[in-house]
Context: one part of a larger RNA
RNA sequence: GUCCGCGAGUUACGUUCGGCAGCGAGGUUAAGCCGUUAGGUGUAGCCGUAGCGAAAGCGAGUCCGAAUAGGGCGUUUAGUUGCCGGGAGUAGACCCGAAGCCAAGUGAUCUAUCCAUGGCCAGGGUGAAGCUAAGGUAAAACUUAGUGGAGGCCCGAACCGUAGAAAGUUGAAAAUUUCCCGGAUGAGCUGUGGAUAGGGGUGAAAGGCCAAUCAAACUUGGAGAUAUCUGGUUCUCCCCGAAAUAUAUUUAGGUAUAGCGUCAUAUGAUCUCCACCGGAGGUAGAGCACUGAAUGGGCUAGGGGUCCUACCAGAUUACCGAACCCACUCAAACUCCGAAUACCGGUGAGAGCAAUAUGGCAGUCAGACCAUGGGGGAUAAGCUCCUUGGUCGAGAGGGAAACAACCCAGACCGCCGGCUAAGGUCCCCAAGUGCAUGCUGAGUGGGAAAGGAUGUGAGAUCGCUUAGACAACCAGGAGGUUGGCUUAGAAGCAGCCACCCUUUAAAAAGUGCGUAACAGCUUACUGGUCAAGUAGUCUCGCGCCGAAAAUGUAACGGGGCUAAGCAUGCCACCGAAGCCGCGGAUCUAUGACACUUUCGAGUGUCGUGGGUGGUAGGGGAGCGUUCUAGUUGCUGAUGAAGGUCAACCGUAAGGAUGGCUGGAGGCCCUAGAAGUGCAUAUGCGGAC
Numbered sequence: 001g002u003c004c005g006c007g008a009g010u011u012a013c014g015u016u017c018g019g020c021a022g023c024g025a026g027g028u029u030a031a032g033c034c035g036u037u038a039g040g041u042g043u044a045g046c047c048g049u050a051g052c053g054a055a056a057g058c059g060a061g062u063c064c065g066a067a068u069a070g071g072g073c074g075u076u077u078a079g080u081u082g083c084c085g086g087g088a089g090u091a092g093a094c095c096c097g098a099a100g101c102c103a104a105g106u107g108a109u110c111u112a113u114c115c116a117u118g119g120c121c122a123g124g125g126u127g128a129a130g131c132u133a134a135g136g137u138a139a140a141a142c143u144u145a146g147u148g149g150a151g152g153c154c155c156g157a158a159c160c161g162u163a164g165a166a167a168g169u170u171g172a173a174a175a176u177u178u179c180c181c182g183g184a185u186g187a188g189c190u191g192u193g194g195a196u197a198g199g200g201g202u203g204a205a206a207g208g209c210c211a212a213u214c215a216a217a218c219u220u221g222g223a224g225a226u227a228u229c230u231g232g233u234u235c236u237c238c239c240c241g242a243a244a245u246a247u248a249u250u251u252a253g254g255u256a257u258a259g260c261g262u263c264a265u266a267u268g269a270u271c272u273c274c275a276c277c278g279g280a281g282g283u284a285g286a287g288c289a290c291u292g293a294a295u296g297g298g299c300u301a302g303g304g305g306u307c308c309u310a311c312c313a314g315a316u317u318a319c320c321g322a323a324c325c326c327a328c329u330c331a332a333a334c335u336c337c338g339a340a341u342a343c344c345g346g347u348g349a350g351a352g353c354a355a356u357a358u359g360g361c362a363g364u365c366a367g368a369c370c371a372u373g374g375g376g377g378a379u380a381a382g383c384u385c386c387u388u389g390g391u392c393g394a395g396a397g398g399g400a401a402a403c404a405a406c407c408c409a410g411a412c413c414g415c416c417g418g419c420u421a422a423g424g425u426c427c428c429c430a431a432g433u434g435c436a437u438g439c440u441g442a443g444u445g446g447g448a449a450a451g452g453a454u455g456u457g458a459g460a461u462c463g464c465u466u467a468g469a470c471a472a473c474c475a476g477g478a479g480g481u482u483g484g485c486u487u488a489g490a491a492g493c494a495g496c497c498a499c500c501c502u503u504u505a506a507a508a509a510g511u512g513c514g515u516a517a518c519a520g521c522u523u524a525c526u527g528g529u530c531a532a533g534u535a536g537u538c539u540c541g542c543g544c545c546g547a548a549a550a551u552g553u554a555a556c557g558g559g560g561c562u563a564a565g566c567a568u569g570c571c572a573c574c575g576a577a578g579c580c581g582c583g584g585a586u587c588u589a590u591g592a593c594a595c596u597u598u599c600g601a602g603u604g605u606c607g608u609g610g611g612u613g614g615u616a617g618g619g620g621a622g623c624g625u626u627c628u629a630g631u632u633g634c635u636g637a638u639g640a641a642g643g644u645c646a647a648c649c650g651u652a653a654g655g656a657u658g659g660c661u662g663g664a665g666g667c668c669c670u671a672g673a674a675g676u677g678c679a680u681a682u683g684c685g686g687a688c
Stems, first nucleotide, its partner, number of pairs: 001688006011091003015087009026047003032041003051058002061073004094232002097229001101222006112196009121186001123155003126151001130147006159183003164179004198214001200210003235622006245258005259364002261361007270354001271352003274348006285337001286335002291331003295327004302320002304317004367392005373386004397408003412584004417580003423574003426559003432571001434570006445561001451545002455542007463534002472529005478502003483497003508523001512521002585612012623677001625674006633667003642661005648655002
């Protein structure tokens, strides 16, 4: 791991609600006693029949009160006992699960420290004190030589230890092996016996050690401690079907009340939508009348500058500028205004089929994304917090390549029938290589901005033009004058000022290049040649550039496409569990008939209308297992239960039948009672 077996809402008591049953203004016994399969007796007690008040007390009333006022609670009659079921309560209270707390005991054969008594430490080195001798001294000190053998001395085995490394890590070993290393006469190591015990010991102190266990040992008990936490909680079908919010909380992953679900009873259209009528409002928008913000101009207090001035006063100003006037604006906390919706009320011989109250039982309190109006943030987030709606949650099916939340659409079951939605119709891949008119040439389509550009199509507008435009070519492009100033120079062309006049078809006080300055080239402007369009601006459609990323094309799902791209219009088709058709099931409302009836209704058949996605959850109806009663029944060696195989029956849980096996019990029906159903709990036991 698989299989088989076991494995979780129970029981008692009192209570509340519902169902059924008995009796009913009453209902009912408890202990005990008698009897012993049953039952009888027992009337104490309990509940109900009257309440109000703290109470005395009064009483269909009573309490507060001075009250006859006003108000609170009552008065209009149905209860009670039993059985079954749904809740909550007290108990372990659906099951398993702590770390822990307390009590009584057991442990120092491991280990810590201590006590008593024993044992052990190869070999080598160093050479303290003391002593002896010699020297030395007044005597000492002192010096030298020898002797001597001290030391938590040195090197190094046994022994004790374990600093470093490697291996080992389902090990050879639940702490080891190998190499290297520390101590090795000492605070040394060690044998045996003994002492100290759990908030206690012992500790050269690491919270170390106290029997592979230590920030409080182990064993048993309190004990099924407690667990707002995690996991698990076993057969079927039918009806309905949520929530992830508000308020409060030592509260935030819990709970209470409300909201939303379900079931019962009651009321009987009270409800929702729509139409019309009547309302209150200050949002969107808009506006500037208020409050503020804000730009330009005018006008003008005040201030600054300049001038003048002993003071007073005055003049002036391309400065600042309140108020006022004109013009242009802005605002969640501005409003002279002001919608659409939404909301409230009324009416309806419009549509739907709800709504409300009381009671039983819940679940929900982590929500998510999309769209809308906003706050926070950075007009960031698959961000966060509100509003309104949708979907998912609890929703399958089709589309979006794949894709809870997007688009379409809500799955009772069956059908090798039909029509459609979104989306599609060249191939993968069901259906058009459809029609018509345009656009795109970029593989744009099939990723992106500011910005850039004689891309291209459509439209608008305004110049010039057969009195000849635009482009090109030929020719002219002059004089006063080198304008004045400045400057070394300044002659159209460094710079400043001015920008006139003349001759002309036309020609600048000069458009650019150029020179030191001139010169030179060129342009504006004019004539000619040529012959028909040409120059600009704006708007719209589709394209172009801008465009760099990490394994591999990789920014159409792919192939591939010049349409099989884009725009507009049209026709056809495909396409879902949508809709239709046919058959079937079930629920509900209603009608007819039949039967039953406690007259409330129930059951069956047929018809009509409407329904039948579903998590938490509420309600209903069933299947199966074990045992018991009816049962001295039925069945079984002519073969029970169990096992196994099978193409049978039932909407399901399941139920028959037959063969083989097996070898002694089993069971229909009607009831009753439960140790009553397993896939999950890293469940428990066994087998493999």